[in-house]
RNA sequence: GCGGGUAUGGCGAAAUAGGUAGACGCAAGGGACUUAAAAUCCCUCGGGGGCGACUCCGUGCCGGUUCAAGUCCGGCUACCCGCA
Numbered sequence: 001g002c003g004g005g006u007a008u009g010g011c012g013a014a015a016u017a018g019g020u021a022g023a024c025g026c027a028a029g030g031g032a033c034u035u036a037a038a039a040u041c042c043c044u045c046g047g048g049g050g051c052g053a054c055u056c057c058g059u060g061c062c063g064g065u066u067c068a069a070g071u072c073c074g075g076c077u078a079c080c081c082g083c084a
Stems, first nucleotide, its partner, number of pairs: 001083007010026003019067001028044005046057004060076005
């Protein structure tokens, strides 16, 4: 230099012929149970704003297509594999 693959919460990992993002698990926080703990069960768990109802943003980064993009297209970055 050329080709291919991967990039989603704190971590792992789903959602693939475009249609409501974060299922599920781990970790973490709160509660119940216990004399206390462990185990078990329930709730919460991306970021900003708001007293609140709610609202805006968020799939490596920047653009594009579309009513709608994690998903399609272009460019770029990082890592992995192969070729030269």